Small-subunit ribosomal RNA, central domain from an uncultured bacterium, 348 nucleotides, folded computationally. RNAcentral holds the full RNA, with entries from ENA. Rfam family: Bacterial small subunit ribosomal RNA.
Context: one part of a larger RNA
């Protein structure tokens, strides 16, 4: 528990699709469930309030009125909500024509570099650090030239550039494929927004069995450093990192800012389109995105400021002092690791 809030104080679900539900543009006609007006019945008495009466007063008590905010029936009203019918085009969608993009999946392919192997040249060092040592090297290393193997990642281009719902996406080519944007205004005619449950996607690490393994590198070993050094530095090095099937379902999953719609000064950059002027090197307008600054307004301040944290409406999620605790128990899920849901005692 009325309420007030959620960028940083506690609080936006990691992200989407969507069920129920909630909410929903505009004209006309109808109905009358909600709504409103009136009437009738009922709404026990006491109590309470008002007026008056009775005990010498009061308490007390009697009478009348009010009240009982409700409910049922009847008769009406029709603005709003709802429902029914019929229209509309501004919301939404379709169509036609375009251009942009690391959006996704699969297949193929390229060069640089590291490592390893073979061969040539060549000789005593190489490597590493703050300095060293472990390590490698006369069984010929490092360096250098030629050849080969294999895996992973794609320098420059690269840009507060682009795309994607988020996670995320970057050599090149092909195939398949999703979405957004712009122009036209031909078509449908509210078909919309949100979304409890549900379903799907979801970095890294991790898990199961199989492949692969160049470099890097938890664990581990050694060398240093140090009072110690289970570290930082060095030499090695296994899981893993990669691929394909499946699982896990978390994160500072961040803009620490849920989604949708409308409205509210501007200025400067940039990406994609369209229209126009000029003669293209430039300017103007417009739509969609992405940044910087800034007014009103908001904010505890910082700051936000047409990409709002402003002004409003709708729907969902969440918060309610710190610790105990995102823990225990129980449930669900998982092979496990664990995830999710989620307390209390006690204490300040």
């Nucleotide at each position: 528990u009325u309420g007030g809030g959620c960028g940083u104080a506690a609080a936006g679900g990691g992200c989407g699709c969507g069920u129920a539900g909630g909410c929903g543009g505009u004209g006309c006609g109808g109905u009358a469930a909600g709504u409103c007006a009136c009437c009738u019945g009922u709404g026990a008495a006491a109590c309470c309030u008002c007026u008056g009466g009775g005990c010498u007063u009061a308490a007390c008590u009697c009478a009348g009125a009010g009240c009982c905010u409700g409910u049922a029936g009847g008769c009406g009203a029709a603005a709003c909500u709802a429902c029914c019918g019929u229209g509309c085009u501004g919301g939404a969608g379709u169509g036609u024509g375009g251009g942009a993009g690391a959006g996704g999946u699969g297949c193929g392919u390229g060069g640089a570099a590291u490592u390893c192997c073979c061969g040539g040249u060549g000789u005593a060092g190489c490597g590493g650090u703050g300095a060293a040592a472990u390590g490698c090297g006369u069984a010929g290393a490092u360096a250098u030239c030629g050849g080969g193997a294999g895996g992973a990642a794609c320098a420059c281009c690269u840009g507060u550039g682009g795309c994607g719902a988020a996670a995320g996406c970057g050599g090149c080519g092909c195939a398949c494929u999703g979405g957004a944007c712009c122009a036209c205004a031909a078509c449908u005619g509210a078909c919309g927004c949100u979304g409890a449950g549900g379903c799907g996607c979801g970095a890294a690490a991790g898990c199961u069995a199989g492949g692969g393994g160049a470099g890097c590198a938890a664990a581990c070993a050694g060398g240093a450093u140090u009072a110690g050094a289970u570290a930082c530095c060095c030499u090695g090095g296994u899981a893993g990192u990669c691929c394909a099937c499946g699982c896990u379902g978390u994160a500072a999953a961040c803009g620490a800012u849920g989604g949708a719609u409308g409205c509210u000064a501007g200025c400067c950059g940039u990406u994609g389109g369209c229209g126009g002027g000029u003669u293209u090197a430039c300017c103007c307008g417009u739509c969609a995105g992405u940044g910087g600054c800034g007014c009103a307004g908001c904010u505890a301040a910082c700051g936000c400021a047409u990409u709002a944290a402003g002004c409003a409406u709708c729907c969902c999620g969440c918060c309610u002092g710190g610790g105990g605790a995102g823990u225990a128990c129980g449930g669900u899920c998982g092979c496990a690791a664990g995830a999710u849901u989620a307390a209390a005692a006690c204490u300040c």
The prediction has a mean pLDDT of 88.